c-di-AMP riboswitch aptamer (ydaO/yuaA leader) from Blastococcus fimeti, 153 nucleotides, folded computationally. Of the family's consensus pairs, 92% are formed in the model. The coordinates come from a structure-prediction model, not an experiment, and the mean pLDDT is 76. The sequence was found by an Rfam model in a public genome assembly.
This record gives sequence, C1' cells and structure tokens, in this order.
RNA sequence: CGCCGGGCGCCGCCGAAUCGCCCGCAGGGCGAGCCGGGGACCCACCGCAGUACUGGGGGUGAAUCCCGGCCCCGGACCUCCAGUCCGGGGCGGGUAGGGCUACUUCCCGCCCGAAUCCGUCAGCUAACUCGGUAGGCGGCUCACGGAAGAACU
Repeated sequence: CGCCGGGCGCCGCCGAAUCGCCCGCAGGGCGAGCCGGGGACCCACCGCAGUACUGGGGGUGAAUCCCGGCCCCGGACCUCCAGUCCGGGGCGGGUAGGGCUACUUCCCGCCCGAAUCCGUCAGCUAACUCGGUAGGCGGCUCACGGAAGAACU
C1' cells in the first nucleotide's frame, strides 16, 4: 500500500414493527404513533361440485394462477413389454401482483413472486372489543445511468 473478515458508530432498504416513560430491572409494565382481527342497521350472500354421502372454511402477506415442458414415485387399463390415463413430489419456464436506485416522480435496469396462523368458525360493518409493534439485509459517502421537477448554494 492492497485484499478479505470482524466489532462499534452512523446511514440506508424490505416490513405495521418506531418513539417516550416507569418498576422491586437476566425481565416486566404503561402510553403515543403505526398495523391487524372480531363485531349492527343498510347492502351483499342465502341457487358450489358430486350424488346420498363426500369434498370444509377463513386470516396475515405482493407472494396468485398456468405449462400437450423434463425427471421420479404410486395406482388403473393391458397376458407382459411398450403405450395411455389419474394423483403426488422435484426441477424448469411463465404469470396476477410486489420491491429497489441515498431529494421526488418517470424511464432503463435489477430482484421477489415465500412463509405461516386459526381450528369446522368469522361477508361488509358504527358503537364496542381483542391483539402486534418482529425479523432480515446492505452501505461507509454519491452508494447506477438517463429525463423532468424541487431544494440549497
């Protein structure tokens, strides 16, 4: 001097998930802000599919839906093979929808398109009522480029 990694601090991104106060302080509680659920009149629904008994339904969230694509497993048809059909799983592709660019919006570009909860039950919904306030990732000063606008100088 360069590269890689880590800690603190600050800044930024997804997300509702931030701030303040108190206590007997490994933790707990309260409040504000933000977020979600339940819950009238009115309105909506009350006429799902199969067929005699079976399939439930709903919430948070952008995270839904599709594929005569490839592979694997099980079953059925077939004497067997091959082939065909049904169901499930994995991979891949696409998609409703969602996010990002360090002032904002747009364009270009890049990415996500999960997970989980309730437990047979919930449409909307004033009053009322019940909860949540997590987690994850990046940067170290222009973090990407263009257009328009704003602000500052």